Model confidence (mean pLDDT): 87 of 100. This is a predicted structure of a 471-nucleotide part of an RNA (small-subunit ribosomal RNA, 3' major domain) from an uncultured soil bacterium. It matches the Rfam family "Bacterial small subunit ribosomal RNA". Gene Ontology terms of the family: ribosome and structural constituent of ribosome. The full RNA is in RNAcentral, with records from Greengenes and SILVA.
Context: one part of a larger RNA
RNA sequence: UGACGGGGGCCCGCACAAGCGGUGGAGCAUGUGGUUUAAUUCGAAGCAACGCGAAGAACCUUACCUGGGUUUGAACUGCAGUGGAAGACGCCAGAGAUGGCGUCGCCCCUUCGGGGGCCGCUGUGGAGGUGCUGCAUGGCUGUCGUCAGCUCGUGUCGUGAGAUGUUGGGUUAAGUCCCGCAACGAGCGCAACCCUUGCUCAUAGUUGCCAGCGGUUCGGCCGGGCACUCUAUGGGGACUGCCGGUGACAAACCGGAGGAAGGUGGGGAUGACGUCAAGUCCUCAUGGCCUUUAUGUCCAGGGCUACACACGUGCUACAAUGGACGGUACAAAGAGUUGCGAUCCCGCGAGGGGGAGCCAAUCUCAAAAAGCCGUUCUCAGUUCGGAUUACAGUCUGCAACUCGACUGUAUGAAGCUGGAAUCGCUAGUAAUCGCGGAUCAGCAUGCCGCGGUGAAUACGUUCCCGGGCCU
Numbered sequence: 001u002g003a004c005g006g007g008g009g010c011c012c013g014c015a016c017a018a019g020c021g022g023u024g025g026a027g028c029a030u031g032u033g034g035u036u037u038a039a040u041u042c043g044a045a046g047c048a049a050c051g052c053g054a055a056g057a058a059c060c061u062u063a064c065c066u067g068g069g070u071u072u073g074a075a076c077u078g079c080a081g082u083g084g085a086a087g088a089c090g091c092c093a094g095a096g097a098u099g100g101c102g103u104c105g106c107c108c109c110u111u112c113g114g115g116g117g118c119c120g121c122u123g124u125g126g127a128g129g130u131g132c133u134g135c136a137u138g139g140c141u142g143u144c145g146u147c148a149g150c151u152c153g154u155g156u157c158g159u160g161a162g163a164u165g166u167u168g169g170g171u172u173a174a175g176u177c178c179c180g181c182a183a184c185g186a187g188c189g190c191a192a193c194c195c196u197u198g199c200u201c202a203u204a205g206u207u208g209c210c211a212g213c214g215g216u217u218c219g220g221c222c223g224g225g226c227a228c229u230c231u232a233u234g235g236g237g238a239c240u241g242c243c244g245g246u247g248a249c250a251a252a253c254c255g256g257a258g259g260a261a262g263g264u265g266g267g268g269a270u271g272a273c274g275u276c277a278a279g280u281c282c283u284c285a286u287g288g289c290c291u292u293u294a295u296g297u298c299c300a301g302g303g304c305u306a307c308a309c310a311c312g313u314g315c316u317a318c319a320a321u322g323g324a325c326g327g328u329a330c331a332a333a334g335a336g337u338u339g340c341g342a343u344c345c346c347g348c349g350a351g352g353g354g355g356a357g358c359c360a361a362u363c364u365c366a367a368a369a370a371g372c373c374g375u376u377c378u379c380a381g382u383u384c385g386g387a388u389u390a391c392a393g394u395c396u397g398c399a400a401c402u403c404g405a406c407u408g409u410a411u412g413a414a415g416c417u418g419g420a421a422u423c424g425c426u427a428g429u430a431a432u433c434g435c436g437g438a439u440c441a442g443c444a445u446g447c448c449g450c451g452g453u454g455a456a457u458a459c460g461u462u463c464c465c466g467g468g469c470c471u
Stems, first nucleotide, its partner, number of pairs: 007471007015461002019425005026316008034307002042053002064302007076126009087104007107116003128291002131289003137285002139280003142276001144274001149188006155164003168179003194268004199236007208226001213223003239262001242256005318418001322377007334365003339358002344353003384415001389410007431453007
C1' cells in the first nucleotide's frame, strides 16, 4: 500500500423478509457423470460445466471404430520430362472407393520450328494433420458487474515506501452534484448523444374508412375520398421548467399543479483499470513439438442413439378454477420462387390430387389459443393422466433395421401436490394461453422472438449471500 476478520460505522442488490409460482416425488424429453463397448469422437467442471460448443448425428455431417483401398496424395502451388483438347455417354467386376473396356468429341495462337490454356502419368520442391501444448500466443468470450469505481500531470507533505487530490459535511441510481479543504486540474468509467415503446403535429396515400355521398350480386365489393386507423420520414414534447414546504441563502429532497408521460417515463444497445496462468490450438490465425506408404486421404458398414445406476435443465400430469363435445369472438411479430400454396375434390386422419394467386402492407402459411355461450361427466386411479406395447398407415429422403416425424385403432403404466433441501419473479412483471422464426430434405418439450389474459406482496434491514465507502 493492499487483502482478510465469526472488528466497528454508513449504504446498496429479489440478498433476506412479505408474497406468487416452481424444482426435489411420477412418466417422458434432453445434457452430464458412471458403467459398458470394436467405437460409444472431442471439448466444457462451484457460482461463471451439465436443452453448453451443436441455430437441428439415419448416409452426409464425423473428428470415433471395423474392414477395403491409396501415397505428390481429396484440395492448393512451382519446376522438369512425357502423353492427350476439355468434356459427355454407356457396359463389366466390386459393398463402394476403385479398376477394366467401348463410343462420341479433336481447343486457341503460329514466323509451321513451336508456344499457350485445360486434363492425365513420372520425378522433385512445397503439401496435409479436428495430432500435443489455451501454462508459449493473437483474436474472441465468460465472470466479479452496468458494481462506481480506476488512474494521471503539476504542486505540496514524507529520508523512503507512499500520502494528498479520491478524505470530511450533505446529496444521488452514480467519484451524481453542492459546500468545505494543500491542493489545482485532467483522463478512462457514470450520465447524455444511438435504437425501440408511450402523446402529438406536418408530409405522403393501390393499407384503412360508409366517417359523408352514390351504386351493390352485400364482401371496402365498385365509383369516389385521404378525415380517421395505419404505415415511415422529419419535427414538437419532460427541463426539477412552475408553485408550496424542508435544507447551509447550496446541492438536493418531499408534496402539488399542468400534462399522454415526472423526476435516469418503460425496455434495449453500451461492460472502466483489472481479477480468475478462467474458456477456446475442434471457428479462425499462430510459435514450438510430433507425424509424413500415416496421426494424411478415399470408401462401405457401424458408432456418437448403448444402460444395474446418480445428478442438472425441461415437458406432461396427478384433475371439476377441470376433461369431452358443439357453437362463437378478438392478436402481434414473422416467413415465402429448387418457395408459400386459397377455393375445389378424395381420405376418419396424417395426407393425397389439383393448381388460382403471390418475388408479397396486395397472395399464401392462417386456425390464434386461453376467452365467451350451451350440453355432458359427479370425485372414481375416473370420460383424470397419458407412458408402454401391438397392428394398419402417411410423409420426407438413394435409403427410416440399428436410428425420423406424424396419423388411425386397440392397449392403457406410474402418478391423488412430492422429505431434507432449493430456484425464479417487484408490473403489463410473475403465472397462464397460443403464434412465428432461425437451423432444416425430414425431425423441437430446446433456443430466439411475438402478442392475448393478467395477479399477490415489500413492515422493514436484525439475520443469510454478494458488493461499495470510511476506519